Annotation
This is a predicted structure of a 162-nucleotide RNA (FMN riboswitch aptamer (RFN element)) from Microbacterium lemovicicum. The sequence is in RNAcentral, with records from Rfam. Of the family's consensus pairs, 100% are formed in the model.
RNA sequence: AAGUGCUCCGGGGUCGGUGGGAAUCCGAACCGGCGGUGACAGUCCGCGAACCCUCGUCCUCCAUCCGAUUGCGGAUGCGGCGAGGGCCGAUCCGGUGGAAUUCCGGAACCGACGGUGAUGCGACGGAGGUUUCGUCGCUAGUCCGGAUGGGAGGCAGCACAG
Numbered sequence: 001a002a003g004u005g006c007u008c009c010g011g012g013g014u015c016g017g018u019g020g021g022a023a024u025c026c027g028a029a030c031c032g033g034c035g036g037u038g039a040c041a042g043u044c045c046g047c048g049a050a051c052c053c054u055c056g057u058c059c060u061c062c063a064u065c066c067g068a069u070u071g072c073g074g075a076u077g078c079g080g081c082g083a084g085g086g087c088c089g090a091u092c093c094g095g096u097g098g099a100a101u102u103c104c105g106g107a108a109c110c111g112a113c114g115g116u117g118a119u120g121c122g123a124c125g126g127a128g129g130u131u132u133c134g135u136c137g138c139u140a141g142u143c144c145g146g147a148u149g150g151g152a153g154g155c156a157g158c159a160c161a162g
Stems, first nucleotide, its partner, number of pairs: 003160005008153001014028004029142002031111002033047004042109002051086008062077006091107005113145003120138008
């Protein structure tokens, strides 16, 4: 050095408007994990988190079942662990340069799932006659939640062994 274990490992709602009431509406504002790429990347090539599927493995946790009967034993998956697969958003123009969708200038765009949702849209229905009411669905990157979780990854940190 390789190895093993542990640790670390994501940012952002502020001001104004309307209003009885808004971090969800409207106007502006603010944010950008990790590796790679001829030079610095939310938008290039990949990886990671949520969700789904398959296979393997184990009952340590959880759940269910069976047998015992105070703490026990066993089985299974709806559980844990591992591997693989699916799903998975968005950028252009000009400039400089040997080289940049990465820098500079300008103008754009994007943001899992569940919840809330005064706004808006859609569907259906009732009344009334062109407005109003009811039900349902959709509507948050920044709020709440799963998550005191998981995690890519690093010449990272600590320990072990050598």